[in-house]
A computed fold for a 95-nucleotide RNA from a Desulfobulbaceae bacterium, annotated as c-di-GMP-I riboswitch aptamer. The organism belongs to Desulfobulbaceae, within Bacteria. It matches the Rfam family "c-di-GMP-I riboswitch aptamer". Its family is annotated with cyclic-di-GMP binding in the Gene Ontology. It was read from a public genome assembly, where an Rfam model found it. The coordinates come from a structure-prediction model, not an experiment, and the mean pLDDT is 87.

């Protein structure tokens, strides 16, 4: 330097769930809590997935087309790295 994670040590992170704050929502922060994790450290770049405020379309209703309002569908510029890929840094140990 490359590669691997069988056994071990030191330490690390923390799913569900609960409390609280926050967001239109998805989700996120903090505290508790541990299912798991060798990058479950960091980066939304690509794909997947979640949500649909706004926007667009269609339909209904109200006065008159404009407009307002309700419903449905589509959509990320919102999220997720504990879904996969990629980038980057790194502890211990084996080869």
């Nucleotide at each position: 330097a490359c590669u691997c994670g069988a056994a071990a040590a030191a330490g690390g992170c923390a799913a569900a769930c609960c409390g609280u704050c926050u967001u239109a929502a998805a989700g996120g922060g903090c505290g508790g809590g541990a299912c798991g994790c060798a990058a479950a450290g960091c980066c939304a770049u690509c794909g997947g997935c979640c949500u649909a405020a706004g926007u667009u379309u269609u339909c209904g209703c109200a006065a008159u087309a404009u407009u307002g309002u309700g419903a449905a569908a589509a959509u990320a510029c919102g999220g997720u790295u504990g879904c996969g890929a990629g980038g980057u840094u790194g502890c211990c140990g084996g080869g």